Guanidine-I riboswitch aptamer from Acinetobacter venetianus, 93 nucleotides, folded computationally.
It matches the Rfam family "Guanidine-I riboswitch aptamer". Rfam describes the family as follows. This family represents a conserved RNA structure found upstream of the ykkC and yxkD genes in Bacillus subtilis and related genes in other bacteria. The function of this family is unclear although it has been suggested that it may function to switch on efflux pumps and detoxification systems in response to harmful environmental molecules.
Taxonomically the source falls in Acinetobacter (Bacteria, Pseudomonadati, Pseudomonadota, Gammaproteobacteria).

RNA sequence: AAAAGUUGUCUAGGGUUCCGAUGCUGAUUGGCGUGACUGGUCCGAGAGAUGACGGUUCGACAGAACUACACGGAGGGAUAAAAGCCCGGGAGG
Numbered sequence: 001a002a003a004a005g006u007u008g009u010c011u012a013g014g015g016u017u018c019c020g021a022u023g024c025u026g027a028u029u030g031g032c033g034u035g036a037c038u039g040g041u042c043c044g045a046g047a048g049a050u051g052a053c054g055g056u057u058c059g060a061c062a063g064a065a066c067u068a069c070a071c072g073g074a075g076g077g078a079u080a081a082a083a084g085c086c087c088g089g090g091a092g093g
Base pairs, nucleotide, nucleotide: 005053006052007051008050009049010048013043014042018040019039020037021034022033023032024031025030054067055066056065057064058063069089071092075087076086077085
């Protein structure tokens, strides 16, 4: 220096806008509190899973193979908020 590329779905994880749960209040379906509420929606991995595209090589075509490895703070940023999100395969080792 590098395709160590782009992207879908999901997971570990994350909080609390909305829904639900729950408490108080009120009285006609509301107001306020609680995420030291298992949850649904939601956010979500470079170093997690999987798919698609892409890349390289081979092949007359169809298609096949490969696409490796990866320890890591503190701090800051976004959103309602937080985070293995983003800064960031950063600083450092």